Predicted 3D model of a 73-nucleotide RNA (transfer RNA) from an Alphaproteobacteria bacterium. Model confidence (mean pLDDT): 83 of 100. It was read from a public genome assembly. Rfam family: tRNA. By type it is a transfer RNA. Gene Ontology term of the family: triplet codon-amino acid adaptor activity.
């Protein structure tokens, strides 16, 4: 210096053909139990890497930058 592939909640990782931001485990609470844990139920918690651009409307299309990991040189 070129390809490609990732970035979304405290972790793992979903979002189809642009329209509602999620699951599951963790955290708190409440049930439940003599009490713990297992089991139900609720509830918090997110500038979707970063800056622009298209659009009536972006996680999702473009561009451009950063990190991460594979690969060529």
């Nucleotide at each position: 210096g070129g390809g490609c592939g990732g970035u979304u909640a405290g972790c793992u990782c979903a979002g189809c053909u642009g329209g509602g931001a999620g699951a599951g485990c963790a955290u708190u609470c409440g049930g439940u139990u003599u009490a713990c844990a297992c089991c139900c139920g609720a509830a918090a918690g997110g500038u979707c890497g970063c800056a622009g651009g298209u659009u009536c409307g972006a996680g999702c299309c473009c561009u451009g930058c950063a990190c991460c990991g594979c690969c060529c040189a």